Notes:
Predicted 3D model of a 75-nucleotide RNA (transfer RNA) from a Candidatus Yanofskybacteria bacterium. NCBI's taxonomy places the organism under Bacteria, Bacteria candidate phyla, Candidatus Yanofskyibacteriota.
């Protein structure tokens, strides 16, 4: 350089056949109860403007176009 997959909570993923005020879960983390304390276990909470920047639509994490980062091939 061409292709082809990916970027979504601090990590791992689902969600990608547009739709109904709120983006799901697992591990993390914060309080509480439980214990002499510490883990385990139980409740409850905070956390993501969905890579970034524009288009289509009534409505975009999802279509569609640039740009950036990553993985894989192939040259």
């Nucleotide at each position: 350089g061409c292709a082809g997959c990916g970027g979504u909570a601090g990590c791992u993923u689902a969600g990608c056949u547009g739709g109904u005020u709120u983006a799901a879960a697992g591990c993390g983390c914060u309080g509480c109860c439980c214990u002499g304390u510490c883990a385990c276990g139980g409740c409850a909470g905070a956390g993501a403007u969905c890579a970034c920047g524009g288009g289509u639509u009534c409505a975009a994490a999802u279509c569609c176009c640039g740009u950036c980062c990553g993985c894989u091939g192939c040259g």
Overview
Its Rfam family is "tRNA". Rfam links the family to the GO term triplet codon-amino acid adaptor activity. The family's RNA type in Rfam is transfer RNA.